Two RNAs folded together computationally: RNase P RNA and transfer RNA, 424 nucleotides in total.

[in-house]
RNA sequence: CGCGCCGGACGAUCGCGGCUUUGCCGAGGAAAGUCCGGGCUCCAUCGGGCAUGGGUGCCAGCUAACGGCUGGUCGGGGCGACUCGAAGGAAAGUGCCACAGAAACAAACCGCCGUCGCUUUAUGCGGCGGCAAGGGUGAAAUGGUGCGGUAAGAGCGCACCGGCGGGAGCGGAAGUUCCCGGCCGGGCAAACCCCACCCGGAGCAAGACCAGUGGGAUCCGCCGCAAACGCGGCGCGGGCUGCCCGCCCGACCCCACGACGCGUCGCACGAGACAUCCGGCGACGGGUGUCCUAGAGAGAUGAUCGUCGACCGCGAGCGAUCGCGGCCACAGAACCCGGCUUACAGGCGCG
RNA sequence: GCCGGAGUAGCUCAGCUGGUAGAGCAGCUGAUUUGUAAUCAGCUGGUCGGGGGUUCGAUUCCCUUCUCCGGCU
Numbered sequence: 001c002g003c004g005c006c007g008g009a010c011g012a013u014c015g016c017g018g019c020u021u022u023g024c025c026g027a028g029g030a031a032a033g034u035c036c037g038g039g040c041u042c043c044a045u046c047g048g049g050c051a052u053g054g055g056u057g058c059c060a061g062c063u064a065a066c067g068g069c070u071g072g073u074c075g076g077g078g079c080g081a082c083u084c085g086a087a088g089g090a091a092a093g094u095g096c097c098a099c100a101g102a103a104a105c106a107a108a109c110c111g112c113c114g115u116c117g118c119u120u121u122a123u124g125c126g127g128c129g130g131c132a133a134g135g136g137u138g139a140a141a142u143g144g145u146g147c148g149g150u151a152a153g154a155g156c157g158c159a160c161c162g163g164c165g166g167g168a169g170c171g172g173a174a175g176u177u178c179c180c181g182g183c184c185g186g187g188c189a190a191a192c193c194c195c196a197c198c199c200g201g202a203g204c205a206a207g208a209c210c211a212g213u214g215g216g217a218u219c220c221g222c223c224g225c226a227a228a229c230g231c232g233g234c235g236c237g238g239g240c241u242g243c244c245c246g247c248c249c250g251a252c253c254c255c256a257c258g259a260c261g262c263g264u265c266g267c268a269c270g271a272g273a274c275a276u277c278c279g280g281c282g283a284c285g286g287g288u289g290u291c292c293u294a295g296a297g298a299g300a301u302g303a304u305c306g307u308c309g310a311c312c313g314c315g316a317g318c319g320a321u322c323g324c325g326g327c328c329a330c331a332g333a334a335c336c337c338g339g340c341u342u343a344c345a346g347g348c349g350c351g
Numbered sequence: 352g353c354c355g356g357a358g359u360a361g362c363u364c365a366g367c368u369g370g371u372a373g374a375g376c377a378g379c380u381g382a383u384u385u386g387u388a389a390u391c392a393g394c395u396g397g398u399c400g401g402g403g404g405u406u407c408g409a410u411u412c413c414c415u416u417c418u419c420c421g422g423c424u
Stems, first nucleotide, its partner, number of pairs: 001351006008308007016026004028330001032341002035339005040203004047245004053199005058072005073087001074085004088194002093192002095188003109135002111131008143161006162184002164181007207265003212257005220235006236250004272291008309328001311326006352423007361376004370407001378394005400416005
C1' cells in the first nucleotide's frame, strides 16, 4: 500500500419490550442516506403499435432483478501487490468551440516560390498564380519524425510510429497477431441526436377485516331471448400524458344513528441462518443435516459492580512485567429482501 | 415511515441550450441642508452549501454528501 474479517468477553444485581409467562427471546456492519433493483398490496385503459418521457451502454456469465457482482478485453495510474474507467456511434444530420487568431472546418495574417509590369541592374512596389515547410494565436490549426524530391512545397515518394479499411490465423465474444492498401476525414454525445436493450402507476400512512339498522333516490337508448333491475347484440356516453386498435364501466349513491379505539390483521418461515459435501477459475448453483432467531402505544435492548482484554499517559524495574489513572468508536430496527454509497476508536489475518 | 422541493453578497431574489456572476434593500464615502431624513454621485462586499468527475473551460452537465423547507393517517 492492497484485500478480507472482528468491532469488546464472562458473571452478578436492578430495570425495559414481546410471547406459548417458575421460562424463553431481544439491534447493525452499516439498522443510516432513500441512491438503484425486487417481493408484497391496491388501481374502471396494467394488453398491442406509433409517438413522447426516463434509464442503461466493451464482451461473456451470475441473479428473482439491478445502474449490482464475477471472469475476461482495451485504456489510464503504480517499481510492485494491485487499482481506476458513464468504455456504443463524431464517415447520418443539427448545434457549439468564449478570448486570441487570417482561419475553429475544410484556412494565405506574416512568410516561401514562379511569372508579368513599373523602376537604373540589384533592391523595392503592384498584378496574377502556386505552396500548409517555417513564424505567430490558441485548450485544440487539417496525422507525427526523418530522408529524398521540388521553383518553393506537399503521403508527392520511401522507412518507422499512430489511425482507418480489407484479408488470413487464434478466441465463444470483446479483442489480438501477421500481411496488404497512402485511405489520413479537428474536438465535444455527463449538447441535441442515432443505434441496441429495459421501464404501467402508487406505495404498509399500500391494503383487508371487525356491525349493522332506518330513511331517501331508482337503473343510458333500441332490438332479440315467452317475462325481468337477467343474458346477448348494436348504438350513445364516460374512463388520472397524446393518437389508433383492443379493454373496462353505465347499480350503486346520499343522509341519520352506531360499531370506534390512534381496534385487529398485513407483521416476520424467509431469494432464511448455521454446518458439511459436490460442480464451477469465480460471482454462484445443487444435495444433506440442524435450528426458529427482536418486533411495538410515538416506538423496548440500558445502568452499576467485579474479573479479563486492547490502546494511551505517568511511576517502578537491567528485563519479562507490575501499580495507578484515563479511554474503548460510528451509530441505533419499524413491511421484508438483494445491492450501492456514506460514517466509524481500536484490533486481527493474508499478500 | 413514505413522497417532493430549495441552497448564489449581511437580507430578498435573478442568472442554467457551459465562456471572467448581477438587481433591489442594507453598509461606507462625498454632494445637498443650519442639522437629520429623503434625493443624487461613487465605492465595498461572492470558497455560487461541501467533495469528486466530464470539458480547453462548470453557478450551469453528471455522481456523492450535508443542511433546511413542505406534503401524506
Rfam match: Bacterial RNase P class A.